[in-house]
RNA sequence: UCCUCUGGAAAGCCGCGCGGACACCGCGCAGCACCGACGGGGCAAGCCACUGAACGGGUAUCGGCGGCGAAUCUCUCAGGUCCACGACAGGGGA
Numbered sequence: 001u002c003c004u005c006u007g008g009a010a011a012g013c014c015g016c017g018c019g020g021a022c023a024c025c026g027c028g029c030a031g032c033a034c035c036g037a038c039g040g041g042g043c044a045a046g047c048c049a050c051u052g053a054a055c056g057g058g059u060a061u062c063g064g065c066g067g068c069g070a071a072u073c074u075c076u077c078a079g080g081u082c083c084a085c086g087a088c089a090g091g092g093g094a
Base pairs, nucleotide, nucleotide: 001094002093003092004091005090006089007088012032013031015029016028017027018026019025020024033081034080035079039077040075041074042073046068047067048066050064051063052062053061
C1' cells in the first nucleotide's frame, strides 16, 4: 500500500400531486431549514527565496511580499438529513 470481516456518528419539517395494505407508508416536485465522517477547498507554527530598515560582526534582529506547509480545525462546492455509503478503529491475509 492492497484485499477481506467486524464496529462506526451527525442532521427534517411542511405543502401539492400520485399510489398503497390508508390515524401511516412509498415515490415525484417545490419551499424553507439543518449535518459533516466518501471526496474537495482554506490555513498556524515552522522552513525557503526576494526585498527594506537599523546596526557595523552578521550563518544574527525587525518589517514587507511570495512559495512550501496538518487535521477529527474550518468552509459547506459536492455529498447527506430511512437504508446504503461512511472518516476512523480492531481482527485476518497478501